Model confidence (mean pLDDT): 81 of 100. Transfer RNA from a bacterium, 73 nucleotides, folded computationally. It matches the Rfam family "tRNA". Rfam links the family to the GO term triplet codon-amino acid adaptor activity. Rfam classes the family as a transfer RNA. The sequence is in RNAcentral, with records from ENA.

[in-house]
RNA sequence: GGGCGCAUAGCUCAGCGGUUAGAGCAACGGCCUUAUAAGUCGUAGGUCCUUGGUUCAAAUCCAAGUGCGCCCA
Numbered sequence: 001g002g003g004c005g006c007a008u009a010g011c012u013c014a015g016c017g018g019u020u021a022g023a024g025c026a027a028c029g030g031c032c033u034u035a036u037a038a039g040u041c042g043u044a045g046g047u048c049c050u051u052g053g054u055u056c057a058a059a060u061c062c063a064a065g066u067g068c069g070c071c072c073a
Base pairs, nucleotide, nucleotide: 001072002071003070004069005068006067007066010025011024012023013022018056027043028042029041030040031039049065050064051063052062053061
């Protein structure tokens, strides 16, 4: 320099263009326990990387940018 992939909760990841963006783990609280752990019930936590575009409607499609990873030279 060229090609490809990924970016969504603190972490790992789901999410046919359309009800309110979700799960597990972690965190916090209740129950349980002498207490802790485990178990169980619940709560909070998101500018869906950024900026534009398409569309009645975008996390999802398109373009550019940024970051990370892989391949080729």